[in-house]
Molecule: transfer RNA
Organism: Candidatus Poribacteria bacterium
RNA sequence: GCCGCUAUCGUCUAGGGGUCAGGACGGGUGGUUCUCAGCCACCAAACCGGGGUUCGAAUCCCCGUAGCGGUACCA
Numbered sequence: 001g002c003c004g005c006u007a008u009c010g011u012c013u014a015g016g017g018g019u020c021a022g023g024a025c026g027g028g029u030g031g032u033u034c035u036c037a038g039c040c041a042c043c044a045a046a047c048c049g050g051g052g053u054u055c056g057a058a059u060c061c062c063c064g065u066a067g068c069g070g071u072a073c074c075a
Base pairs, nucleotide, nucleotide: 001071002070003069004068005067006066007065010025011024012023013022018055027043028042029041030040031039032038048064049063050062051061052060
């Protein structure tokens, strides 16, 4: 250089065109308890950037960025 794969809350992830993007851990608040732990309930927090297709895109397509893997050249 070329080819392929991947990108979603702080972390790990579900999602394969149509409710308000869901779950676990972590965090916060409250309840339970004499206290702590534990347990229970609730809350906050996300679609890498841009463009395209579509009535509608996290989802499909293109470009870019980043990461991972493969491969070529290396005088």